[in-house]
RNA sequence: GGGACAAUGGCGUAGUUGGUCAUCGCAUCCGUCUUACACACGGAAGGUCGCAGGUUCGAGCCCUGCUUGUCUCA
Numbered sequence: 001g002g003g004a005c006a007a008u009g010g011c012g013u014a015g016u017u018g019g020u021c022a023u024c025g026c027a028u029c030c031g032u033c034u035u036a037c038a039c040a041c042g043g044a045a046g047g048u049c050g051c052a053g054g055u056u057c058g059a060g061c062c063c064u065g066c067u068u069g070u071c072u073c074a
Stems, first nucleotide, its partner, number of pairs: 001073007010026003019057001028044005050066005
């Protein structure tokens, strides 16, 4: 330098047929329970989907460029 794949809450992830509110688990916080802690149960907060553009009535999803990571070819 060429090619492939990936990037979504603090962490790990689902969502590729483009269409109401982006899913689940762990962690965090609150409550119940307990002498207390833990477990268990109930609830809450937490994301605008790597960045910048484009297409569309509408984009996590399609297109272009860039960034980062992994693999691969030379």

Background
Transfer RNA, 74 nucleotides, folded computationally. It is recorded under the gene name tRNA-Val-TAC-3-1. Rfam family: tRNA. Rfam classes the family as a transfer RNA. RNAcentral holds the sequence, with entries from GtRNAdb. Model confidence (mean pLDDT): 81 of 100.